[in-house]
Context: one part of a larger RNA
C1' cells in the first nucleotide's frame, strides 16, 4: 500500500431480502449442452461472465467432419526434356454414382500456353486466442481515477480524496494543511410525452359549396364525386419554446437538501435509451477480415470442386422456451379497435389488391406499388354480444401415428411448410431448489422485422388489454467505504 478475516461499525442493490405477481423446476413438445452411439455425429464456448450464445432456423450450398472422384488456379528464378514435338483436348468401348477422356483400349486433333527436377511461393473454417491486432465481455452500474504547488515521512508513502448531514453519484452543504485542477459522474446525444403560437402540404387532412344515388313528409342524413373554394385543430417534419423539483407549508446547521400540496403536458436523474474513467483477466474471438507472427500441410493436398451422407442419429443428465391441465373455460356467430416496420437486381425473382376455380391448403386472370400516392385503414389477437356445453381425462389438452391434397426447391425418405379427415398419450397447478420484477410496469394478447427459395415454439422491436404488493431494511447473498488485526505479497 493492497489482500484476506468465520473481526467492529457505516452505506448500497429486486444479477440481495423483505411484502407480494408471474412462474421455471413435474407433463407433452421445441431447441442448445453433455453422455452415449456413429464411417462422420465438424467445432468454439462451461459459476455469476458457456448452455434459443457463436447473429448457429444445416435438406444441397453453406461445412469447417466422414465415403469417394475430379482440378491446379504449383507465380518466379535456375537446370533439364523439347520443333524429328514440351505438352494439351477427345468419339466410342471397358470403367465410373455420373455424358469425370479420371484410367485404360483404340488413334486423332494440339503446338512452346506447358511438363520433369530443385529453390521458392500460394492456398488453408489446420494448430497456437497461452504469440498478437481488432472487437467484444466482464471485474462494475457501482462511484471511482490522477498528477501540479505546499504539508508530514529517512523512505516506500500519505494528505488533498474528510467526523458529520445530504445525493442516483468523491452529488453538493460544511469541516479542514492544504490550495487550485483533470478524466469519470452530471451535463451532452437520441427517443417519448406539450404548443388552438411560426412555416407549409393533389404523396396528409378538416370544413364549405356544387352533380348524382340512397333513406327520408319536409327540415335533413349517408356515401360518391369536382386537379371547385378556404384553412391547418387532427396528420407529417423543421425553426423555435417549455421544466428550473416553479410557488407556498413542514422539517432541516434554517446550510445542502427531503417531504406534502397547488398549478402545471410533464415534478422518481421528467419516463427509456446511448456514450461512459483509471487499473485489470493470461475471460472470448485465428471459425468476421486479402488484420497477423510461429508450427503445420502444400498435387495420393489440410488447397478447391463434384456425387451422397452427416451435423437432426437416442438406456439417460441438465438448461433457454412454447402447449396444457379449463368454465374468469372450450366450441360456434356476429360486432369492434392499434403501432413500430417492409416491398421488384438495367424488369422472371418482392409487397400483393381485384375478379374467377377450390372445402382448405392453394392455383389462375388482370391491376397498384422503387411507396405518406399501392399492398394497408396493414378492419391484428386478446376483448365484447348472443348461443351450445355442464363439471366429467369431459365439447380440456392436442402428443403420437395412418391416408390423401398443395407449396417451396435440381432434389423433401430421417416425413420443408401448409390444408383435411382419423388417432387422441402424458397433463388435474407441479418436491427440494430457483429465476425475474416496483407503473402504463409485471404478466395476458397478437403484430411486424431479422434469419428466409421454404420453414419459428428463437431474437429484436412494436402497440393492445393492465393488477397485487414496497416506496423500507441490512437478516440472506454480493458490492463499496473507513477502523482494527494478520503468520499473505
Nucleotide at each position: 500500500u493492497g489482500a484476506c478475516g468465520g473481526a467492529a461499525g457505516g452505506g448500497c442493490a429486486c444479477c440481495a431480502c423483505c411484502a407480494g405477481g408471474a412462474g421455471u423446476g413435474g407433463a407433452g413438445c421445441c431447441u442448445g449442452c453433455g453422455g452415449c452411439u456413429u464411417a462422420a455425429u465438424u467445432u468454439g464456448a462451461c459459476u455469476c461472465a458457456a448452455c434459443a450464445c457463436g447473429g448457429g432456423g444445416a435438406a444441397a450450398c453453406u461445412c469447417a467432419c466422414c465415403a469417394g472422384g475430379u482440378c491446379c488456379a504449383g507465380a518466379c528464378a535456375u537446370a533439364g526434356u523439347a520443333a524429328g514435338g514440351a505438352u494439351u483436348g477427345a468419339c466410342a468401348g471397358a470403367u465410373u454414382g455420373a455424358g469425370a477422356g479420371c484410367u485404360c483400349u483404340u488413334u486423332c486433333a494440339u503446338g512452346a500456353u506447358u511438363u520433369u527436377a530443385u529453390g521458392g511461393g500460394u492456398g488453408g473454417u489446420g494448430g497456437u486466442g497461452c504469440a498478437u491486432g481488432g472487437c467484444c465481455g466482464u471485474u462494475c452500474u457501482u462511484a471511482g481515477u490522477u498528477g501540479g504547488u505546499g504539508g508530514a515521512g529517512u523512505g516506500a508513502u500519505u494528505u488533498g480524496u474528510c467526523u458529520g448531514g445530504u445525493u442516483a453519484a468523491u452529488u453538493c452543504c460544511g469541516u479542514u494543511a492544504a490550495c487550485g485542477a483533470a478524466c469519470g459522474a452530471g451535463a451532452c446525444c437520441u427517443u417519448a410525452a406539450c404548443c388552438u403560437g411560426c412555416u407549409a402540404a393533389a404523396u396528409a387532412g378538416a370544413c364549405g359549396c356544387g352533380a348524382c344515388a340512397u333513406c327520408u313528409c319536409a327540415g335533413g342524413a349517408u356515401g360518391c364525386u369536382g386537379u371547385c373554394g378556404u384553412c391547418u385543430u387532427c396528420u407529417u417534419a423543421g425553426a423555435g419554446g417549455g421544466a428550473c423539483u416553479a410557488u407556498a407549508g413542514a422539517u432541516g446547521u434554517u446550510u445542502a437538501a427531503u417531504c406534502u400540496a397547488u398549478g402545471g403536458a410533464a415534478g422518481u436523474u421528467u419516463g427509456a435509451g446511448g456514450c461512459a474513467a483509471u487499473a485489470a483477466c493470461a475471460g472470448g474471438u485465428c471459425u468476421g477480415u486479402g488484420a497477423u507472427g510461429c508450427c503445420c500441410u502444400u498435387a495420393g493436398a489440410u488447397g478447391u470442386u463434384c456425387u451422397g451422407g452427416g451435423c437432426c442419429g437416442c438406456a439417460c443428465g441438465c438448461g433457454c422456451g412454447c402447449u396444457a391441465c379449463a368454465c374468469u373455460g372450450a366450441u360456434a356467430a356476429a360486432g369492434g379497435c392499434a403501432g413500430c416496420a417492409a416491398g421488384u437486381a438495367u424488369u422472371c425473382g418482392c409487397c400483393u389488391u381485384g375478379g374467377c376455380c377450390g372445402g382448405a391448403a392453394g392455383g389462375u386472370c388482370u391491376g397498384g406499388g422503387u411507396a405518406a400516392u399501392c399492398u394497408u385503414c396493414u378492419g391484428a389477437a386478446a376483448c365484447u354480444u348472443u348461443a351450445u356445453c355442464g363439471u366429467g381425462c369431459u365439447g380440456g389438452g392436442g402428443a403420437u401415428a395412418g391416408u390423401c391434397c398443395u407449396u417451396u426447391g435440381c432434389a423433401a425418405u430421417u416425413a420443408u411448410u401448409g390444408g383435411a379427415c382419423u388417432u387422441a398419450a402424458a397433463c388435474g397447478a407441479g418436491g427440494a431448489a430457483u429465476u425475474c420484477c416496483u407503473a402504463g410496469u409485471a404478466a395476458g394478447c397478437g403484430c411486424a422485422a431479422g434469419u428466409c427459395a421454404u420453414c419459428a415454439g428463437c431474437u429484436u422491436g412494436c402497440g393492445u388489454u393492465g393488477a397485487u404488493u414496497a416506496c423500507g431494511u441490512c437478516c440472506c447473498u454480493g458490492c463499496c467505504c473507513u477502523u482494527u488485526g494478520u503468520a499473505c505479497a